[in-house]
RNA sequence: CUCUUAUCCAGAGAGGCAGAGGGACCGGCCCGAUGAAGCCUCGGCAACCUGAUAACAAGGUGCCAAAUCCGGCAGCGACCGCAUUUGCGGGAAAGGACUGGAAGAUGAGAG
Numbered sequence: 001c002u003c004u005u006a007u008c009c010a011g012a013g014a015g016g017c018a019g020a021g022g023g024a025c026c027g028g029c030c031c032g033a034u035g036a037a038g039c040c041u042c043g044g045c046a047a048c049c050u051g052a053u054a055a056c057a058a059g060g061u062g063c064c065a066a067a068u069c070c071g072g073c074a075g076c077g078a079c080c081g082c083a084u085u086u087g088c089g090g091g092a093a094a095g096g097a098c099u100g101g102a103a104g105a106u107g108a109g110a111g
């Protein structure tokens, strides 16, 4: 890097160095000099793998703003127009915390 598979509405931050970006991508909307990314220390959450099982949280990852922050594609709906009794067309810059998908992230396994 590719493939398979599971999960993604819960949870969990302080200090030091540093100094302008960050939230994958695009659009939005946010976070940021009351200090972003990154690195270090300590702490925490969680329970995927190991620890035979359970318990536990010892080891390996992971994670610690916002639902994966929201949307992106399709369906169905809300709504609008026409038609007039169930059809036709349109179809939201975020509507509907809807269903599925795509993409992404993480674990485990394989190449």
Base pairs, nucleotide, nucleotide: 001111002110003109004108005107006106007105008104013042014041015040016039017038021031022030023029025072026071027070028069043064044063045062048060049059050058051056068103073100074099075098076096079090080089081088082087

A computed fold for a 111-nucleotide RNA from a Thermoflexales bacterium, annotated as SAM riboswitch aptamer (S box leader). It was read from a public genome assembly, where an Rfam model found it. Lineage of the source: Bacteria > Bacillati > Chloroflexota > Thermoflexia > Thermoflexales. It matches the Rfam family "SAM riboswitch aptamer (S box leader)". About the family: The SAM riboswitch is found upstream of a number of genes which code for proteins involved in methionine or cysteine biosynthesis in Gram-positive bacteria.